[in-house]
RNA sequence: UUCUCGAAAAGGCAAACCCCGAGUAAUCGGGGGACGCAAAGCCGCGGGUCCCUGUCGGGACGGCUGGGCUGUCGAA
Numbered sequence: 001u002u003c004u005c006g007a008a009a010a011g012g013c014a015a016a017c018c019c020c021g022a023g024u025a026a027u028c029g030g031g032g033g034a035c036g037c038a039a040a041g042c043c044g045c046g047g048g049u050c051c052c053u054g055u056c057g058g059g060a061c062g063g064c065u066g067g068g069c070u071g072u073c074g075a076a
Stems, first nucleotide, its partner, number of pairs: 005074002012037002017032006035063001041069003045066003048061005
């Protein structure tokens, strides 16, 4: 220094719910608020779930899961 790993320390993010706004909807953004998270940072590639559509198809969820990329600290 790197990989694995996750003690400590410094910090970080922010569920449900409430208010405002956007959207047909799933859901998303801002504020408050903390259930939790070692990637709860990013990516819709695979699976899955949800919404829209007469159909083709389109959309959403990364805090469902697999995977990829990047990152803080450094005990055992």

Model confidence (mean pLDDT): 87 of 100. A computed fold for a 76-nucleotide RNA from Marinobacterium lutimaris, annotated as c-di-GMP-I riboswitch aptamer. The organism belongs to Marinobacterium, within Bacteria.